The RNA shown here (transfer RNA) has 72 nucleotides and comes from an uncultured bacterium.
RNA sequence: GGUCUCAUCGUCUAACGGUUAGGACACCAGGUUUUCAUCCUGGCAAUCCGAGUUCGAUUCUCGGUGAGAUCA
Repeated sequence: GGUCUCAUCGUCUAACGGUUAGGACACCAGGUUUUCAUCCUGGCAAUCCGAGUUCGAUUCUCGGUGAGAUCA
């Protein structure tokens, strides 16, 4: 340099173009417990950037950025 893949809460990971953007772990608060741990209930928190298509984009298209695989 060519080709291809990926980017979503703090982390991991879902989401037919119409979702309150869901779940697990973590964290916070409360309950249980003599205390801690466990367990139960609740809460907090996210779509890499810019354009386009569309009534409507996390999703489709283009460009950028970053990461990875492969070929040379």
Its mean pLDDT, the model's own confidence on a scale to 100, is 81.